[in-house]
RNA sequence: AAAGCCGGUCAGACAACCGCUGCCACGCAGGUGGGAGAGGAAAGUCCGGGCUCCAAAGAGCAGGAUGCCGGCUAACGGCCGGACGCCGCGAGGCGAGGAAUAGGGCCACAGAGACGAGCGUAUUCAGUUACGGUGAAACGCGGUAACCUCCAUCCGGAGCAACACCAAAUAGGCAGGCGAUGAAGCGGCUCGCUGAGUCUGCGGGUAGGUGGCUGGAGCCGGUCAGCAAUGGCCGGCCUAGAGGAAUGGUUGUCCACGACAGAACCCGGCUUAUCGAUCGGCUUUUCCA
Numbered sequence: 001a002a003a004g005c006c007g008g009u010c011a012g013a014c015a016a017c018c019g020c021u022g023c024c025a026c027g028c029a030g031g032u033g034g035g036a037g038a039g040g041a042a043a044g045u046c047c048g049g050g051c052u053c054c055a056a057a058g059a060g061c062a063g064g065a066u067g068c069c070g071g072c073u074a075a076c077g078g079c080c081g082g083a084c085g086c087c088g089c090g091a092g093g094c095g096a097g098g099a100a101u102a103g104g105g106c107c108a109c110a111g112a113g114a115c116g117a118g119c120g121u122a123u124u125c126a127g128u129u130a131c132g133g134u135g136a137a138a139c140g141c142g143g144u145a146a147c148c149u150c151c152a153u154c155c156g157g158a159g160c161a162a163c164a165c166c167a168a169a170u171a172g173g174c175a176g177g178c179g180a181u182g183a184a185g186c187g188g189c190u191c192g193c194u195g196a197g198u199c200u201g202c203g204g205g206u207a208g209g210u211g212g213c214u215g216g217a218g219c220c221g222g223u224c225a226g227c228a229a230u231g232g233c234c235g236g237c238c239u240a241g242a243g244g245a246a247u248g249g250u251u252g253u254c255c256a257c258g259a260c261a262g263a264a265c266c267c268g269g270c271u272u273a274u275c276g277a278u279c280g281g282c283u284u285u286u287c288c289a
Stems, first nucleotide, its partner, number of pairs: 001285010012254007020037002023034004039260001043271002046269005051159004063155005068082005084095004098150002103148002105144003115140001119132004163211004173202006184194003218237008255258001
């Protein structure tokens, strides 16, 4: 230098103005000021867990998932280390891996015959004996579990529209009081008219509101243990929380002209989509000193 492998980071930048959703401070209030405001995948909802409610003595059946060995973790079908197999010159990448003497099914092409006792040739009293080119397997104690199955381990169900709390109007419900010896209404009183309900309390539920809601298996840095995944300790930080759903718009300057895409209870993974830029480690080949 060229061609590659593995891992990480960023995801147009800056400024001004006008908005939108929370928070903080001040103010009686109108309001003023300050600060925060989508992602590496927020996605698919494919695994695993937290949380909530329901169910639940224990065990089993059914169903589902996983399957070398060891470790990590809250848990996993995830991750890390190792063995083995395949691919690559290599850095590396991929792997669906227990049991074939419990049983069933299947075995391409080739071969006369392919799953299981028959067949071809020769031979014999006699399927009696011998051999059988092909093929992964041929005259049998064959292969296949990426076919059913068996074995081992794990799994109760539904999901934040979970669930909890506050709670109108109207119509029901329950209890008590009064009421044809006249309740109640006709805006306050009397008369008069109408003529069967009316008053109080309780309770469930609806509309509506509040919580759940974001301080967490959290992030950053250091250090220690460990090959690593990961864990312990110390210091620092607070980083959306809406809810018919905010996170936007305009203008100016600059550049390499900007991809995939947007929270909706939270977290750990996997998978998929993605214009580009950049950093680190490593491999192979060539050249120069």
Molecule: Bacterial RNase P class A
Organism: Thiobacillus sp.